About this RNA: The part of an RNA shown here (large-subunit ribosomal RNA, domain II) has 849 nucleotides and comes from Durio zibethinus. Rfam family: Eukaryotic large subunit ribosomal RNA. The family has 88 seed sequences and 107,465 matches in Rfam 15.1. Its Rfam clan is "LSU clan". Rfam links the family to the GO terms ribosome and structural constituent of ribosome. The RNAcentral record of the full RNA draws on SILVA.
Context: one part of a larger RNA
RNA sequence: GACACCAGCGUGCUCCAGGUAUCGGCCUACGGGCUCCCCAUUCGGCCCGUCUUGAAACACGGACCAAGGAGUCUGACAUGCAUGCGAGUCAAUGGGCCAAAAAACCCGUAAGGUGCAAGGAAGCUGAUUGACGGGAUCCCUGGAGGGUGCACCGUCGAUCAACCUUGAUCUUCUGAGAAUGAUUCGAGUGCGAGCAUGCCUGUCGGGACCCAAAAGAUGGUGAACUAUGCCUGAGUAGGGUGAAGCCAGAAGAAACUCUGGUGGAGGCCUGCAGCGAUACUGACGUGCAAAUCAUGCAUCUGACUUGGGUAUAGGGGUGAAAGACUAAUCGAAUCGUCUAGUAGCUGGUUCCCUCUGAAGUUUCCCUCAGGAUAGCUGGAGCCUCCGUCGAGUUCUAUCGGGUAAAGCCAAUGAUUAGAGGCAUCGGGGGCACAACACCCAUGACCUAUUCUCAAACUUUAAAUAGGUAAGACGGCGCGACUGCUUCGUUGAGUCAUUCCAAGGAAUCAAGAGCUCCAAGUGGGCCAUUUUUGGUAAGCAGAACUGGCGAUGCAAGAUGAACCAGAAGCCGGGUUAUGGUGCCCAACUACGUGCUAACCCAGAACCCACAAAAGGUGUUGGUCGAUUAAAACAGCAGGACAAUGGUCAUAGAAGUUGAAAUCCGCUAAGGAGUGUGUAACAACUCACCUGUCGAAUCAACUAGCCCCGAAAAUGGAUGGCGCUUAAGCGCGUGACCUAUACCCGAUCGUCAGGGCAAGGGCCAGGCCCCAAUGAGUAGGAGGGCAUGGCGGUCACCGUUAAACCUGGGACGCGAGCCUGGGCGGAGCGACCAUCGGUGCAGAUCUUGGU
Numbered sequence: 001g002a003c004a005c006c007a008g009c010g011u012g013c014u015c016c017a018g019g020u021a022u023c024g025g026c027c028u029a030c031g032g033g034c035u036c037c038c039c040a041u042u043c044g045g046c047c048c049g050u051c052u053u054g055a056a057a058c059a060c061g062g063a064c065c066a067a068g069g070a071g072u073c074u075g076a077c078a079u080g081c082a083u084g085c086g087a088g089u090c091a092a093u094g095g096g097c098c099a100a101a102a103a104a105c106c107c108g109u110a111a112g113g114u115g116c117a118a119g120g121a122a123g124c125u126g127a128u129u130g131a132c133g134g135g136a137u138c139c140c141u142g143g144a145g146g147g148u149g150c151a152c153c154g155u156c157g158a159u160c161a162a163c164c165u166u167g168a169u170c171u172u173c174u175g176a177g178a179a180u181g182a183u184u185c186g187a188g189u190g191c192g193a194g195c196a197u198g199c200c201u202g203u204c205g206g207g208a209c210c211c212a213a214a215a216g217a218u219g220g221u222g223a224a225c226u227a228u229g230c231c232u233g234a235g236u237a238g239g240g241u242g243a244a245g246c247c248a249g250a251a252g253a254a255a256c257u258c259u260g261g262u263g264g265a266g267g268c269c270u271g272c273a274g275c276g277a278u279a280c281u282g283a284c285g286u287g288c289a290a291a292u293c294a295u296g297c298a299u300c301u302g303a304c305u306u307g308g309g310u311a312u313a314g315g316g317g318u319g320a321a322a323g324a325c326u327a328a329u330c331g332a333a334u335c336g337u338c339u340a341g342u343a344g345c346u347g348g349u350u351c352c353c354u355c356u357g358a359a360g361u362u363u364c365c366c367u368c369a370g371g372a373u374a375g376c377u378g379g380a381g382c383c384u385c386c387g388u389c390g391a392g393u394u395c396u397a398u399c400g401g402g403u404a405a406a407g408c409c410a411a412u413g414a415u416u417a418g419a420g421g422c423a424u425c426g427g428g429g430g431c432a433c434a435a436c437a438c439c440c441a442u443g444a445c446c447u448a449u450u451c452u453c454a455a456a457c458u459u460u461a462a463a464u465a466g467g468u469a470a471g472a473c474g475g476c477g478c479g480a481c482u483g484c485u486u487c488g489u490u491g492a493g494u495c496a497u498u499c500c501a502a503g504g505a506a507u508c509a510a511g512a513g514c515u516c517c518a519a520g521u522g523g524g525c526c527a528u529u530u531u532u533g534g535u536a537a538g539c540a541g542a543a544c545u546g547g548c549g550a551u552g553c554a555a556g557a558u559g560a561a562c563c564a565g566a567a568g569c570c571g572g573g574u575u576a577u578g579g580u581g582c583c584c585a586a587c588u589a590c591g592u593g594c595u596a597a598c599c600c601a602g603a604a605c606c607c608a609c610a611a612a613a614g615g616u617g618u619u620g621g622u623c624g625a626u627u628a629a630a631a632c633a634g635c636a637g638g639a640c641a642a643u644g645g646u647c648a649u650a651g652a653a654g655u656u657g658a659a660a661u662c663c664g665c666u667a668a669g670g671a672g673u674g675u676g677u678a679a680c681a682a683c684u685c686a687c688c689u690g691u692c693g694a695a696u697c698a699a700c701u702a703g704c705c706c707c708g709a710a711a712a713u714g715g716a717u718g719g720c721g722c723u724u725a726a727g728c729g730c731g732u733g734a735c736c737u738a739u740a741c742c743c744g745a746u747c748g749u750c751a752g753g754g755c756a757a758g759g760g761c762c763a764g765g766c767c768c769c770a771a772u773g774a775g776u777a778g779g780a781g782g783g784c785a786u787g788g789c790g791g792u793c794a795c796c797g798u799u800a801a802a803c804c805u806g807g808g809a810c811g812c813g814a815g816c817c818u819g820g821g822c823g824g825a826g827c828g829a830c831c832a833u834c835g836g837u838g839c840a841g842a843u844c845u846u847g848g849u
Base pairs, nucleotide, nucleotide: 047062048061049060050059063849064848065847066846067845068844071349073206074205075204076203077202078201080199081198082197083196084195085194088114089113090112094107095106096105118125119124130156131155132154133153134152138147139146140145158189159188160186162184164181169176170175209348210347216338217337218336219335220334221333227312228311229310230309231308232307233306234305235304236302238270239269240268241266245262246261247260248259249258250257274299276297278296279295282293283292314330316326317325351783352782353781354780355779356778361374363372364371365370375521376520377518378517379516380515381514382513384511390508391507393506394505396469397468398467399466405460406458407457412454413453414452417449419447420446421445424444425443426442428440429439430438474500475499477497479495480494481493482492484491524548525547526546527545529543530542531541532540533539568746570744571743572742573741574740578736579735580734581720582719583718587733589732590731591730592729593728594727602722614706615705617704618703619702620701621700622699624697625696626695634691635690636689637688638687640664646658647657670685674683675682747773748772749771752768753767754766755765784838786835787834788833790831791830792829793828795826803821804820805819807818808817810815
């Protein structure tokens, strides 16, 4: 010196570990949350808007989002409220101030509007303090009570104009006109109340809440499509048929005829191009195409097809005529304007909460899809206060009625049946020559009865309903007045006055009464009862009441209207209707009876059906019989004789038929209940007896059950299912549940009451307490939000607005405050004021998906 190792110190880098601080993520929580989001489960729950009696509708609009989108402004009126002045009131025509202009401000001896005077068509004439009753306030009084008597209301009187009437007096003989009456009439007077301005609401005129016609008027533009005419051009295979004319031949006396050619006519045939368009009702049908394609089809030398030019124009053209065509438009083109045309018709009509809350009826209308009018309803007030006043109630008193019922041996009308009958009448019969002679029966008629009836019959006569009364606005007296009334101081009315208070039935009363303005409605429907038309109707039309409409909740399975019951938001308790086998909360409770139902047992108002008739299914009942002198039913025996009764019959012997229907023996046996025979026979029944030994039979009635009982997708006591029920009756408790009832808390509304003081504010305040809360159309009140402008006060590059948000609060709600993110330049609160101020709908408009 180098290398290696070890130890210590310093620095740098790297790594590891720990601590602390900040931020983020994840996990956990025995955390808090009255708010909010997501997921899952149980229960309830049909889609909004709309017209409608009624919509979840197999009624219409609606895919979704953004922005726009509909009662406005003005004139004239009306009520109410507010402000200013007030017998007046009102700026706006003008003038003043300034250098000038506008606004604001100021002026008034004026003009003008309106008011202070009305009435009458008009000439024209032209109003004054009244009395009584009820009355607030104030005063006196110890009290009872007395005085004053506002506003307003009621009654009476006076007065002005008009109408009618009357007419003294004066006077140019034309007028003036005192005094008078009137149950006539006025938007009058009666010690003024108006004018101007603003606001809400309403009416009418204006585009008049918004959108929308079919139409009408006026002035233009179009014949490039298409219709037709004219002018001028162009185009139009092949084949067939074969007119006239001509030629030749034949026949014929001739006229002329015939045969064969030639010829090439034609709104002739077939058929290409062209032009068209019949069928498949083919293809296509967000197409190739706002009329096309394919294949068959029609016509194709002509009234053919077609280019260009030209003519005809909208109540007009043109049309071989279809109302066809006239520029994708035609039973009257198109464009602009009148024009925001009008619509009793359709659709739509935009934030919140609270209070109240209808009508579909009357009358009128060229009225029936609409209006006006009254009604129903809301709002604004006035008045008055504790018994005045009132009542969808009752009692009492009184009044009118002619419905229900009843009646028809009561009137009117209808109507059945016999009975009796003097006279009279009609037809029939007998006797008869006949008789207003007689006799017979009959009908009318009469009499006493009898049966059944009446919206347009009634002697009688309800229930319900209706009117009036139940007091001081009264009652008993006395007096006066009056042209009314009376024979009459008679009556009636009025005036004055004394007295009478137990306030003259009950019950209820969130008090009663009055005025003004205005909306909506003016399609209704259902149920019990009554009722008209109709065969009937989920039909049509009425009445009373209650509902639905406009209304949810519980029950009826389901449901506008039935049953229960009406609702702020919560908690507890209890019920209604209806239920308590399971679905499904609650007794497979209790007692008792019925029911067996294989085409289909039954099972709860409205209500979702079943009848007449029938049943020896079963259970009750009523009534009449039989039966220990032995019934009924079962089994067994007898069921005879005169006699085959008489007649009729071909035959009829108990038994085809007719009229009789006795007698004997019997315990009993029919001149026969059926079967049977050609007629007999035979059997059987009624009837009697034996056996048996206790109940039996008929008719009627009504509970459940059965039958009667057949329809179209498969099917409904709600389903499962149920049988001494989980069915049908009767009775008894317990239990379940509604937004109902009760109690408590709380929010709103509306009454009632208290509080002005000593020491913050809000009397638009605070406190106490009772009642109450449904709601369509509609009304009212109070709020939220939005865009300007003015004032006051704030915020903002240390981040305004907008936008996003699983964050946090407030408000019943419309909404609002705040945290975070994003963003990058403005913006907010309060007090006033102005409004092109709020969307889900309109087959809305535009854009996007």